[in-house]
Context: one part of a larger RNA
RNA sequence: GAACGAACGCUGGCGGCAUGCCUAACACAUGCAAGUCGAACGAGAUCUUCGGAUCUAGUGGCGCACGGGUGCGUAACGCGUGGGAAUCUGCCCUUGGGUUCGGAAUAACUCAGAGAAAUUUGAGCUAAUACCGGAUGAUGACGUAAGUCCAAAGAUUUAUCGCCCAAGGAUGAGCCCGCGUAGGAUUAGGUAGUUGGUGAGGUAAAGGCUCACCAAGCCGACGAUCCUUAGCUGGUCUGAGAGGAUGAUCAGCCACACUGGGACUGAGACACGGCCCAGACUCCUACGGGAGGCAGCAGUGGGGAAUAUUGGACAAUGGGGGAAACCCUGAUCCAGCAAUGCCGCGUGAGUGAUGAAGGCCUUAGGGUUGUAAAGCUCUUUUACCCGGGAUGAUAAUGACAGUACCGGGAGAAUAAGCUCCGGCUAACUUCGUGCCAGCAGCCGCGGUAAUACGAGGGGAGCUAGCGUUGUUC
Numbered sequence: 001g002a003a004c005g006a007a008c009g010c011u012g013g014c015g016g017c018a019u020g021c022c023u024a025a026c027a028c029a030u031g032c033a034a035g036u037c038g039a040a041c042g043a044g045a046u047c048u049u050c051g052g053a054u055c056u057a058g059u060g061g062c063g064c065a066c067g068g069g070u071g072c073g074u075a076a077c078g079c080g081u082g083g084g085a086a087u088c089u090g091c092c093c094u095u096g097g098g099u100u101c102g103g104a105a106u107a108a109c110u111c112a113g114a115g116a117a118a119u120u121u122g123a124g125c126u127a128a129u130a131c132c133g134g135a136u137g138a139u140g141a142c143g144u145a146a147g148u149c150c151a152a153a154g155a156u157u158u159a160u161c162g163c164c165c166a167a168g169g170a171u172g173a174g175c176c177c178g179c180g181u182a183g184g185a186u187u188a189g190g191u192a193g194u195u196g197g198u199g200a201g202g203u204a205a206a207g208g209c210u211c212a213c214c215a216a217g218c219c220g221a222c223g224a225u226c227c228u229u230a231g232c233u234g235g236u237c238u239g240a241g242a243g244g245a246u247g248a249u250c251a252g253c254c255a256c257a258c259u260g261g262g263a264c265u266g267a268g269a270c271a272c273g274g275c276c277c278a279g280a281c282u283c284c285u286a287c288g289g290g291a292g293g294c295a296g297c298a299g300u301g302g303g304g305a306a307u308a309u310u311g312g313a314c315a316a317u318g319g320g321g322g323a324a325a326c327c328c329u330g331a332u333c334c335a336g337c338a339a340u341g342c343c344g345c346g347u348g349a350g351u352g353a354u355g356a357a358g359g360c361c362u363u364a365g366g367g368u369u370g371u372a373a374a375g376c377u378c379u380u381u382u383a384c385c386c387g388g389g390a391u392g393a394u395a396a397u398g399a400c401a402g403u404a405c406c407g408g409g410a411g412a413a414u415a416a417g418c419u420c421c422g423g424c425u426a427a428c429u430u431c432g433u434g435c436c437a438g439c440a441g442c443c444g445c446g447g448u449a450a451u452a453c454g455a456g457g458g459g460a461g462c463u464a465g466c467g468u469u470g471u472u473c
Base pairs, nucleotide, nucleotide: 001473002472003471004470006469007468008467009466010465013345014344015343016342017341018340019338020337021303026301027300028299030298031297032296035062036061037060040059041058043056044055045054046053047052069256070255071254078181079180080179081178082177083176084175087173088172092169093168094167095166096165097164098163099162100134101133102132103131109124110123111122112121113120114119140149141148142147154161155160156159182228183227184226189219190218191217194216195215196214197213198212199211200210201209231253232252233251234250235246236245237244238243258279259278260277261276262275281292282291283290284289309335311334312333313332317331318329319328320327321326348378349377350376351375358369359368360367361366384409385408386407387406388405392400417462418461419460420459421458422443423442424441428457429456430455431454432453438445439444
């Protein structure tokens, strides 16, 4: 000098665009953040012009594995980059086929109970695109072959939407490898499923992934193992560059969801607002037993130098469901708060010498503040008042918002501070103080004339900011 997710002190007019718990992955009151489909199904309720319509608890389908948060853990194929083969992939696209005949249940509901509650038991009834069986079945699977095996579901407005099998694509995901990716040797040896083989199991899939048997290997001063620290990257800051530091916001990947473990469902999870077990904590209880998980958006307590509203809307973009109308969406778009940052604008312009008054200094003549003020002539950015009024939206639909913007009106009116002035370093005098009070980044000032402390006058610099502190180059 530059930079910052900054903080503190003094000060503070406006707008645009950004950014805003870096600390306790501390604990959380309250509300919201994932639903939707009646064109899959039975039933109930309401309305009815008796045609039907609407609403819903339940069965069923799809979604809830996305989106949003955080950085605890992780020094690792986690990430970056470049390759690889032994894989899966709902919805979507393309192509070729198929969509046949039956059956048994069950929730809802009714009845009877248990319980304080959460919840739950028994009996009876019923539907389906829920469940099961038969048929058909190849270009599919297995098999050298013969052959064996595997499917389906309907709905309505009659035009579509579905369902099943197979092949291909697209997208997404899993796995393996080369290289790169912190510090410590005051960590030198580490390792028994350990290293390899055979066989088997398991997985969507290769593999000690797991198991039985066999062999005794494997890693290591080119740093194994251990300890400490840490999410990684695109990037960001600085620098002429090389490099150094860093990893907020935005984007990609990873990990996590009170702590630890486990699986279920599913195309996909070992699942933030799912389940089970254990633990700590909090709450309810009729003491028998139950409920919960903000590292989602707001918000509260706490910690801290320090970081915002318990706001509006689905209008746009996107996502889920639905044939659609539409519903949901704290994603998102907006508004609110904060000079936290960057950028822009303003706080007036011209004229004006009796060089006014006042202040300060003085050699008492004067000098300076100073064209500065007043006065005169103008202008109206911003702020204020009135009127019009968008783009974003397309046939309709605008939270923002009567906002941006445009036109008119009155009036200099509504708007300047902060630090410094010994040298480095731009800017000097008077008074007070007297090694005191104090200053200070370094050198150093102060002990009676202090340009260095405090105040006044004057000046220098930056400016809605200025200075200090912290950190990085």